[in-house]
Molecule: c-di-GMP-I-GGC riboswitch aptamer
Organism: Oryzomonas sp.
RNA sequence: AUCGAUAAAGCCAAACCUACAGUGAUGUAGGGACGGAAAGCUGCGGAUCUUAAACCUCGUUAUCCUGAUGAGAUGGCCGAGCUGCCGAAG
Numbered sequence: 001a002u003c004g005a006u007a008a009a010g011c012c013a014a015a016c017c018u019a020c021a022g023u024g025a026u027g028u029a030g031g032g033a034c035g036g037a038a039a040g041c042u043g044c045g046g047a048u049c050u051u052a053a054a055c056c057u058c059g060u061u062a063u064c065c066u067g068a069u070g071a072g073a074u075g076g077c078c079g080a081g082c083u084g085c086c087g088a089a090g
Base pairs, nucleotide, nucleotide: 002090003087004086011036012035016031017030018029019028020027021026034076040082041081042080044079045078046077047074048073049072050071051070
């Protein structure tokens, strides 16, 4: 360096519940553990998801609905980038 033990020391925390924020996807905090060797960080590419208000297009008396644009969410979906604990066997 690669790799990842029925090792050791620690770490994180899914679903669900409560509170708060948001239109929403979701996020934060507390409880809680399904799991995790990057489940640490970064939305750069893909993917999935959301979209009230504003703007554009179609339609309409007008509104609603739909679509697209735009704007977002997920790093515990997959790549990628940066960083990182411990240590047997091979």